Background
This is a predicted structure of an 88-nucleotide RNA (transfer RNA) from Thaumarchaeota archaeon UBA160.

RNA sequence: GCGGGGGUCGCCUAGCCAGGUCAAUGGCGCUGCCCUGAGGCGGCAGUCCCGUUGGGGUACGUGGGUUCAAAUCCCACCCCCCGCACCA
Numbered sequence: 001g002c003g004g005g006g007g008u009c010g011c012c013u014a015g016c017c018a019g020g021u022c023a024a025u026g027g028c029g030c031u032g033c034c035c036u037g038a039g040g041c042g043g044c045a046g047u048c049c050c051g052u053u054g055g056g057g058u059a060c061g062u063g064g065g066u067u068c069a070a071a072u073c074c075c076a077c078c079c080c081c082c083g084c085a086c087c088a
Base pairs, nucleotide, nucleotide: 001084002083003082004081005080006079007078010028011027012026020068029047030046031045032044033043034042048057049056050055061077062076063075064074065073
């Protein structure tokens, strides 16, 4: 350089093809409560920010575009993995 795959919430991962129903699927971790003499296991709830609530804001590598609407489609760039080529 060419081809292919990937980058999502603290971590791993689903969603992407076929745009809305998505603060976002499941697990781990963490926090609180229940259980226990106390723990572990198990159960329930929570776990981006603001708000008592209804709700609002922001977010899927970065920047742009299309669209009423983008994690999802398009473009450029960055990074990682695999194969091939090149060099040695």

It was read from a public genome assembly. It matches the Rfam family "tRNA". By type it is a transfer RNA.